[in-house]
Context: one part of a larger RNA
């Protein structure tokens, strides 16, 4: 390569759009490109196959016969697949009409706690520990109280809750906007799926400018422990963490499960809806989420069980033994940190 595989053994791209490719619903014609079938020429001889002879036999030789398959034309079928021309409503999208939501951005606002200032009023301690001390205090500290300032985070609701593509989103109003969900079955008429390149979007840290800095808090300084202690404890305390704007671009980025779609018992609880019966609490159908138990089946077990890791299709990524390694060169990207793509000797 075939093949086999990807929840936990290697192995799902972070994620979401999306052109190229690839794959595509239901009918009805007509082509006949693919596909099916005759036929006729080619496809050298040798070799391989049958049969048959010639060396005493064989290996080893001649001699005939078939092909199969490939290729060009010619002719014939028309189920599929493709073109082409038309119809249709189940995908899919569009109106109408309710809906639930921490979905985004920007403004402006509110109280608790914190610090810190200043005044009151008051004395000798406070503060930390497992004990201690470094630390702060008679220049009046903690501990009360009152008035101000600044910055962050938003108790209680709160939930296995809700919302988003994923990362993620949480006081309060207001504007501006995405997207979902349930009903109508009103329109378009396959406009659909996936998707290499390729574009946006991606916590935290970190970078660059200027702002802002209560608190907390890498380095760092002090104290304590310890044989040391460059650490866990404790006193401080800069970057940072916040705000704009503009890089980086990675995570146990996780459900360590790609997306879509069809199909297969059940049962028990929440959220948002829609019908219908009861009408005070409630039942019952049924779509869409989100748990938890399980039937077949699956899986080495663990477990997974209509939200599959069960049964199937479509298409993309990825894996191929450990270590050398996600290291080296090389390319692309970056201010810089790096990212990204990615070996091989050797060696078990």
């Nucleotide at each position: 390569u075939u093949g086999g595989g990807c929840g936990u053994a290697a192995a799902g791209g972070g994620u979401c759009c999306g052109c190229a490719g690839g794959u595509g619903g239901a009918u009805u014609a007509a082509u006949a490109a693919g596909u099916c079938u005759g036929a006729u020429g080619u496809u050298a001889a040798a070799g391989a196959u049958c049969u048959c002879g010639g060396c005493u036999u064989a290996a080893c030789c001649g001699a005939g016969g078939g092909a199969a398959g490939g290729u060009a034309u010619c002719g014939g079928a028309a189920a599929c697949u493709a073109u082409u021309a038309g119809u249709c409503u189940a995908g899919a999208g569009g109106c109408c009409g309710g809906u639930a939501g921490a979905g985004g951005u920007u403004a402006c606002u509110g109280g608790a706690a914190c610090u810190u200032a200043u005044c009151g009023a008051g004395u000798a301690g406070g503060g930390g520990u497992a004990a201690u001390a470094u630390c702060c205090g008679u220049u009046g500290a903690u501990a009360c109280g009152a008035u101000a300032a600044g910055g962050a985070a938003c108790a209680c609701c709160a939930a296995a809750g809700g919302c988003g593509a994923a990362g993620g989103c949480a006081g309060g109003u207001a504007a501006c906007u995405g997207g979902g969900c349930c009903g109508g079955c009103c329109c378009u008429g396959a406009c659909a799926c996936u998707c290499a390149g390729g574009g946006a979007c991606g916590a935290a840290a970190g970078c660059g400018u200027g702002g802002g800095g209560a608190g907390c808090g890498a380095a760092c300084g002090g104290g304590a422990u310890u044989a040391g202690a460059u650490a866990c404890c404790c006193u401080g305390g800069u970057a940072g963490u916040c705000c704009a704007c503009g890089c980086c671009c990675u995570a146990a980025a996780c459900g360590a499960u790609g997306u879509c779609a069809a199909c297969u018992g059940g049962u028990u609880g929440u959220u948002g809806g829609a019908a219908g019966g009861g009408u005070u609490u409630c039942c019952u159908u049924u779509c869409a989420g989100u748990a938890a138990c399980g039937a077949a089946g699956c899986u080495a077990a663990c477990g997974c069980g209509u939200g599959a890791a069960g049964u199937u299709g479509a298409c993309c990524g990825c894996c191929u033994g450990g270590g050398g390694a996600g290291u080296a060169c090389g390319g692309c990207c970056g201010c810089a940190a790096g990212g990204u793509u990615g070996a091989a000797a050797c060696u078990c």
Record summary:
Small-subunit ribosomal RNA, central domain from an uncultured Pseudomonadota bacterium, 348 nucleotides, folded computationally.